[in-house]
RNA sequence: UGCAGUAUAGAGUAAUGGUUAACUCAUUGGGCUCAUGUCCCAAAGUUGCAAGUUCGAAUCUUGCUACUGCA
Repeated sequence: UGCAGUAUAGAGUAAUGGUUAACUCAUUGGGCUCAUGUCCCAAAGUUGCAAGUUCGAAUCUUGCUACUGCA
């Protein structure tokens, strides 16, 4: 320098262009218990950044950033 891939909640993963972006663990609150744990209920918290296409973008296109691999 070129090519390919990846970037989604604190961690790990899903999501045919179309309902409020979902699941597990973790966090917080409540219930249960003499107490702790287990268990039950609820809440908060997310699409790397910027543009474009579209009625509608995590998804398609372009640029940038970071990481990985190959030459």
This is a predicted structure of a 71-nucleotide RNA (transfer RNA) from Pseudomuriella schumacherensis. Rfam family: tRNA. Its family is annotated with triplet codon-amino acid adaptor activity in the Gene Ontology. The family's RNA type in Rfam is transfer RNA. The sequence is in RNAcentral, with records from ENA. The source organism's lineage runs through Eukaryota, Chlorophyta, core chlorophytes, Chlorophyceae and Pseudomuriella. The coordinates come from a structure-prediction model, not an experiment, and the mean pLDDT is 80.